[in-house]
RNA sequence: AGGGACAAAGGGCAAACUUUCCGAAAGGAAGGGGCGCAAAGCUAAAGGGCCUUCUCCGCACUUCACUCGGCCCGCCGAGCGAAGCGGAAUGGCAGCCAGCUGCCGCA
Numbered sequence: 001a002g003g004g005a006c007a008a009a010g011g012g013c014a015a016a017c018u019u020u021c022c023g024a025a026a027g028g029a030a031g032g033g034g035c036g037c038a039a040a041g042c043u044a045a046a047g048g049g050c051c052u053u054c055u056c057c058g059c060a061c062u063u064c065a066c067u068c069g070g071c072c073c074g075c076c077g078a079g080c081g082a083a084g085c086g087g088a089a090u091g092g093c094a095g096c097c098a099g100c101u102g103c104c105g106c107a
Base pairs, nucleotide, nucleotide: 012037013036017032018031019030020029021028022027035095041100042099043098047097048096049093050092051091055088056087057086058085059084062083063082064081066079067078068077069076070075071074
């Protein structure tokens, strides 16, 4: 100087839950908390995977609201919107895999 599966020390991070705030949601920030973590550090602007759907697109069974028309005056038809179902990230997650970087160090 290099290697070093398995140690030690000093420190680091912080799941669930919870309080406040942001967000349509997923989720995020800060405080408490501590399940765990040797990369639980960084990257979601281009690998996979997962989550969400304000919005957009599609569907047509049903229900409801509104508008218009008709008549047998409480029903029918049309339109439009909401609820419902399906699809779509440009919104998120790296404490899912992945990529990049990296501290100490006994025998």
This is a predicted structure of a 107-nucleotide RNA (c-di-GMP-I riboswitch aptamer) from a Planctomycetota bacterium. Of the family's consensus pairs, 95% are formed in the model. The prediction has a mean pLDDT of 78. Its Rfam family is "c-di-GMP-I riboswitch aptamer". On this family, see Weinberg et al., Nucleic Acids Res 2007: "Identification of 22 candidate structured RNAs in bacteria using the CMfinder comparative genomics pipeline".